Overview
Predicted 3D model of a 120-nucleotide RNA (FMN riboswitch aptamer (RFN element)) from Adlercreutzia caecimuris. Its mean pLDDT, the model's own confidence on a scale to 100, is 85. The source organism's lineage runs through Bacteria, Bacillati, Eggerthellales, Eggerthellaceae and Adlercreutzia.
Parts: sequence; structure tokens; C1' cells
RNA sequence: AUCUUCAGGGCGGGGUGAAAGUCCCCACCGGUGGUACAGCCCACGACCCGCAGGCCCUCGGCCCGCGGCUGAUUCGGUGAAAUUCCGAAGCCGACAGUUACAGUCUGGAUGGAAGAAGAU
Repeated sequence: AUCUUCAGGGCGGGGUGAAAGUCCCCACCGGUGGUACAGCCCACGACCCGCAGGCCCUCGGCCCGCGGCUGAUUCGGUGAAAUUCCGAAGCCGACAGUUACAGUCUGGAUGGAAGAAGAU
């Protein structure tokens, strides 16, 4: 450098109600790289918004680049070193849909991708 494969988890119980996996109580989950082992430290990806370029040419598709946006933690302990380990108490979670408001259901998505592994 080229190619191949892989690359996101989670509603169980109870309450109210005509109706809730969406509300309330309990429960459950945590992408990738870095760093003393990290959802909440730094960086990145996904979603969303804007702008430019290329290809096919059916005016609808496909490829690609740049910019923007982008949630949440403290205390104590150990240690040379930890907002990462141990103990405790907290907090956060795109868009669209839905008889009723969604981190956990359905959908875009048999998609895309940070990146990981392998082959030449």
C1' cells in the first nucleotide's frame, strides 16, 4: 500500500390506568484508542445540521472531503503512580415512531463507523 473478516449491551418484578417494556418504585446495560484496569479524564466514532467536489444519468441514486454539534463524579483507602483498582454515595444516555412521555420496544440499519485481527 492492497485485500479479507470482525466490530453495542440492557425491562425481570410491582403500582396506576381504557391504554405504559414509554409514567412511578425496584431492576438492568455501558462502542473504540490513550493512560495504573475508565459509560461520567483526554481523544475518536455513531446520530443530527451546514458547505464543497466527483460518478451514473432515470432527477433519483451512489462515492468522497471539510466544518459544526456532541451527555454525565465525587468522597475515603492502597500505591511511586489510579476522577481508571478497592469501599461508598451519585450522575448520564441521538433521531423518528407509539392508544401514554422510551438508555432497555419498533424503525432508518442485511446501513455506516472509531478501530481490531489476518493475508499478500